[in-house]
RNA sequence: GCUCCUAUAGCUCAGUUGGUAGAGCAGUUGAUUUGUAAUCAUCAGGUCCGCGGUUCGAGUCCGUGUGGGAGCACCA
Numbered sequence: 001g002c003u004c005c006u007a008u009a010g011c012u013c014a015g016u017u018g019g020u021a022g023a024g025c026a027g028u029u030g031a032u033u034u035g036u037a038a039u040c041a042u043c044a045g046g047u048c049c050g051c052g053g054u055u056c057g058a059g060u061c062c063g064u065g066u067g068g069g070a071g072c073a074c075c076a
Base pairs, nucleotide, nucleotide: 001072002071003070004069005068006067007066010025011024012023013022019056027043029041030040031039049065050064051063052062053061
């Protein structure tokens, strides 16, 4: 330098054919317990990496940038 993959909740990850985003763990509150843990119930938590475009509508499609990963090439 080229190609490909990837970026979604605090963490690990889903998200179908484009139709207003979910799970597990962690956290809050309550129940249970003499108390803690475990268990059960409940609640909260996101402008989906940035910018631009297409569309009535974008996490999803297109362009570009940035971070991370993989492969190839080049140099000595």